[in-house]
Molecule: c-di-GMP-I riboswitch aptamer
Organism: Robertmurraya korlensis NBRC 107688
RNA sequence: AUCCGAUAAAGGCAAACUUAUAGAAAUAUAAGGACGCAAAACUACAGGGGCUAAGGUCAAAUAGACUAUGCCUGCCAGUUACCGAA
Numbered sequence: 001a002u003c004c005g006a007u008a009a010a011g012g013c014a015a016a017c018u019u020a021u022a023g024a025a026a027u028a029u030a031a032g033g034a035c036g037c038a039a040a041a042c043u044a045c046a047g048g049g050g051c052u053a054a055g056g057u058c059a060a061a062u063a064g065a066c067u068a069u070g071c072c073u074g075c076c077a078g079u080u081a082c083c084g085a086a
Base pairs, nucleotide, nucleotide: 004084005083012037013036017032018031019030020029021028022027035074041079042078043077047076048075049072050071051070055067056066057065058064
């Protein structure tokens, strides 16, 4: 120093689920709770991928199909960062 990650040290975050609120929904926020994480920090108009379909379009059989300006980074990724054994 990092394209590395230790039965190290200091720490950090918080899955599922429950309750409440917001939302059309996906989901988000808060409290509880820990499955786990060496980036489980930030970024959704760097990029890819995924979820939902209110509104819109089509269809019209009250079924349905398409679509993001909505959402997910704890999916890949870009950017930044503590420590220093091997």